[in-house]
Description
Predicted 3D model of a 347-nucleotide part of an RNA (small-subunit ribosomal RNA, central domain) from a metagenome. Its mean pLDDT, the model's own confidence on a scale to 100, is 88.

Context: one part of a larger RNA
RNA sequence: CUGGGCUUAAAGAGCACGUAGGCGGGACAUUAAGUUGGAUGUGAAAUCCCAUGGCUUACCCAUGGAAGUGCAUCCAAAACUAAUGUUCUUGAGUAUGGUAGGGGAUAGUGGAACUUCUGGUGGAGCGGUGAAAUGUGUUGAUAUCAGAAGGAACGCCGGAGGCGAAAGCGACUAUCUAGGCCAAGACUGACGCUGAGGUGCGAAAGCUAGGGUAGCAAACGGGAUUAGAUACCCCGGUAGUCCUAGCCGUAAACGAUGAGUACUAGGUAGAGGGAAUUAAUUUUUCUCUGCUGGAGCAAAAGUAUUAAGUACUCCGCCUGGGGAGUAUGGUCGCAAGGCUGAAACUC
Numbered sequence: 001c002u003g004g005g006c007u008u009a010a011a012g013a014g015c016a017c018g019u020a021g022g023c024g025g026g027a028c029a030u031u032a033a034g035u036u037g038g039a040u041g042u043g044a045a046a047u048c049c050c051a052u053g054g055c056u057u058a059c060c061c062a063u064g065g066a067a068g069u070g071c072a073u074c075c076a077a078a079a080c081u082a083a084u085g086u087u088c089u090u091g092a093g094u095a096u097g098g099u100a101g102g103g104g105a106u107a108g109u110g111g112a113a114c115u116u117c118u119g120g121u122g123g124a125g126c127g128g129u130g131a132a133a134u135g136u137g138u139u140g141a142u143a144u145c146a147g148a149a150g151g152a153a154c155g156c157c158g159g160a161g162g163c164g165a166a167a168g169c170g171a172c173u174a175u176c177u178a179g180g181c182c183a184a185g186a187c188u189g190a191c192g193c194u195g196a197g198g199u200g201c202g203a204a205a206g207c208u209a210g211g212g213u214a215g216c217a218a219a220c221g222g223g224a225u226u227a228g229a230u231a232c233c234c235c236g237g238u239a240g241u242c243c244u245a246g247c248c249g250u251a252a253a254c255g256a257u258g259a260g261u262a263c264u265a266g267g268u269a270g271a272g273g274g275a276a277u278u279a280a281u282u283u284u285u286c287u288c289u290g291c292u293g294g295a296g297c298a299a300a301a302g303u304a305u306u307a308a309g310u311a312c313u314c315c316g317c318c319u320g321g322g323g324a325g326u327a328u329g330g331u332c333g334c335a336a337g338g339c340u341g342a343a344a345c346u347c
Stems, first nucleotide, its partner, number of pairs: 004318003007301002012315001014201004021194003025088007033081002035077008049065006091191001092188003096183004103177007110154001114150008125136002162169002206247006215241002220236004258314006266292011296303002320347003329340004
């Protein structure tokens, strides 16, 4: 190289866009690069193989043949791939009319709760726990009423329901904006799929600068528990959590399941459209989301038209455990660290 794999055994990149490349729908014509057949030349000798011969045989040697799977040139074929030209509409897209949605961005608004502050009532506890204590309170707390301020999150609806490529998205209103689905079938006419590098997006935590800080709360302080208690429980509490601008680029970033296309039993439920028929409504079609289940597949668990089935195209990745996602080099980052990534040794 061939070959075997990637849900759970090692292995799908967190997700997308896209360059090169690889692969790619129907018809006709031409060409002849690949392809196929033939011819010629060449493919040193020895060796290998076959036949015959020479040493008494063998080993060995000689002669002849075959082989040398290759290369070059010429001739021919035209199915397939390719190239060129013409053309088609089913793949893909555009336009039109509808439609559902926590898709995204910005601005504004609202109510409940909470904390603090001010004032009234009131007068001894409150709080907390398994039990307590720290804490808080006659400088009037807790409770209750009225008012004000502030920040953060949006109860019910709410649903294995919706939207988004993933991360993710949930009060209301306005503006801007992306995508999906359905209908009819007007237009373009293969414009497609994947995608090494590359680029963008990317939870939480963390970092830089400036704001903000109600609640919660790493660190930290105190009280308990305990043999101890650097914890679990309690009282406090700073970063942080929030906003703006920038960085970081990682997660059990999970469906532990790459993307695309085609095909392969059903049953049942939900969401979004459409068509037909209606007495109620029923039947049917497209898209999406679940459950269940047969064949098949699978080591089994399971999966099963949302495949882990049957095939094809393209990419990524794996090759015993530990050493180790370590060392080293490179590169990115303010740093934390990320990406790339061994070996000795050992079992």
RNAcentral holds the full RNA, with entries from SILVA.